[in-house]
RNA sequence: GGGCCCGUAACUCAGCCUGGUUAGAGUGCUGCUCUGAUAAGGCAGAAGUCCUGUGUUCGAAUCACAGCGGGCCCA
Numbered sequence: 001g002g003g004c005c006c007g008u009a010a011c012u013c014a015g016c017c018u019g020g021u022u023a024g025a026g027u028g029c030u031g032c033u034c035u036g037a038u039a040a041g042g043c044a045g046a047a048g049u050c051c052u053g054u055g056u057u058c059g060a061a062u063c064a065c066a067g068c069g070g071g072c073c074c075a
Base pairs, nucleotide, nucleotide: 001074002073003072004071005070006069007068010027011026012025013024020058029045030044031043032042033041051067052066053065054064055063
C1' cells in the first nucleotide's frame, strides 16, 4: 500500500441482508422480597449520541460515501 470482517447498555452479543410500533437479551449493577445471617432463588428498576460526519428517503442501528478504531490475510 491492497483485500475482507468487526464497532449496538458497564461486559458478551442479537437485530442490519429485506428501512417503519417504544432498540432487545444474558451477565453485571440498584432496590425490595426470601434467610438467624450470607449465597442461591423470586419481583421490580436504572442504564444506549446504535463509532463519527455527510448524503439518500416521508422515515436510517439498518442503504450509500468519507473518516476513526480494532482484528485477519496479501504485498